A computed fold for a 72-nucleotide RNA from a Candidatus Woesearchaeota archaeon, annotated as transfer RNA. Rfam family: tRNA. Rfam describes the family as follows. Transfer RNA (tRNA) molecules are approximately 80 nucleotides in length. The family's RNA type in Rfam is transfer RNA. The RNAcentral record of the sequence draws on ENA.

[in-house]
């Protein structure tokens, strides 16, 4: 240099065009004599960045950045 995946919550990953979800963590309550386990409620996101395309984009194309791979 080239070819290919990946970028979405504090970490781990869904979500094949219509107002973004899950486990874990966090926060407050109940349970418990205390923790621990369980159970409830609850906050957290401009979907890396820019442009295209569409009535409408996280999702589809194109650039750019960052990881990660494999040839050179």
């Nucleotide at each position: 240099g080239g070819g290919c995946c990946c970028u979405u919550a504090g970490c781990u990953c869904a979500g094949c065009g219509g107002u973004a979800g899950a486990g874990c963590a966090c926060u407050u309550c109940c349970u418990c004599g205390g923790c621990a386990u369980g159970g409830a409620a609850g906050g957290g996101g401009c979907c890396g960045c820019g442009g295209g395309u569409u009535c409408g984009a996280u999702u589809c194309c194109c650039g750019c950045a960052g990881g990660g791979u494999c040839c050179a």